Guanidine-I riboswitch aptamer from Paenibacillus sp., 105 nucleotides, folded computationally.
Its Rfam family is "Guanidine-I riboswitch aptamer". Rfam's curators write: This family represents a conserved RNA structure found upstream of the ykkC and yxkD genes in Bacillus subtilis and related genes in other bacteria. The function of this family is unclear although it has been suggested that it may function to switch on efflux pumps and detoxification systems in response to harmful environmental molecules. Rfam 15.1 lists 1,509 matches to the family in 1,281 species. Rfam links the family to the GO term regulation of gene expression.
RNAcentral holds the sequence, with entries from Ribocentre.
NCBI's taxonomy places the organism under Bacteria, Bacillati, Caryophanales, Paenibacillaceae, Paenibacillus.
RNA sequence: UACAAAGUUUUCUAGGGUUCCGCGGGCGGCCUGCUUCCCGGUCUGGACCAAGAGAAGACGCACAGCUAAAGACUGUGUUCACGGAGGGAUAAAAGCCCGGGAGAU
Numbered sequence: 001u002a003c004a005a006a007g008u009u010u011u012c013u014a015g016g017g018u019u020c021c022g023c024g025g026g027c028g029g030c031c032u033g034c035u036u037c038c039c040g041g042u043c044u045g046g047a048c049c050a051a052g053a054g055a056a057g058a059c060g061c062a063c064a065g066c067u068a069a070a071g072a073c074u075g076u077g078u079u080c081a082c083g084g085a086g087g088g089a090u091a092a093a094a095g096c097c098c099g100g101g102a103g104a105u
Stems, first nucleotide, its partner, number of pairs: 007059006015049002020046002022043001023040004028035003060078006080100001082103001086098003
């Protein structure tokens, strides 16, 4: 200095906050458990967001088998990966996005 399918996607998880629901609290209202409004995520939750360097699956890809050849099918493989600060989206935050970025090795 260069190389890679180091591809796409689904369902999740670690993690994440608080627009909505729920939960807790406060001043009132109605009057005894309902409710306007406000506050609380330093509230277990529902729901939501969610990993390049987390999991599983599907497609894809590579190679081999099969085949005259191709397709289909079958088998195998799909490895490695330290990492800010800052900015961005959404209601908000994040292991989200910028980004396998800068940098380090």